[in-house]
RNA sequence: CGGGCUGUAGCGCAGCUUGGUAGCGCGCUCGCUUCGGGAGCGAGAAGUCGUCGGUUCAAAUCCGGCCAGCCCGA
Numbered sequence: 001c002g003g004g005c006u007g008u009a010g011c012g013c014a015g016c017u018u019g020g021u022a023g024c025g026c027g028c029u030c031g032c033u034u035c036g037g038g039a040g041c042g043a044g045a046a047g048u049c050g051u052c053g054g055u056u057c058a059a060a061u062c063c064g065g066c067c068a069g070c071c072c073g074a
Stems, first nucleotide, its partner, number of pairs: 001073007010026004020057001028044005050066005
C1' cells in the first nucleotide's frame, strides 16, 4: 500500500441475505419465597445499532467515505 472479516444494552451474541415496533442469554435493580443467603418464580431498567454522509415515505439493514480490531497478500 491492496484485499477480506468484525463493530448492536455492563459482557457474549442474534437480527442485515428479503428495509417496516431493536431482541436473546448472562449480569444488574425491585418484588414473592427464606431466619438469612443461594436456587426458583414474576416484574423492570439499561441502546445516538463504531462514525459521517447519501438513497428512500421509512435505514441496525441498501450505497459511499472515514475510524478501530483481527486475518491474508505485497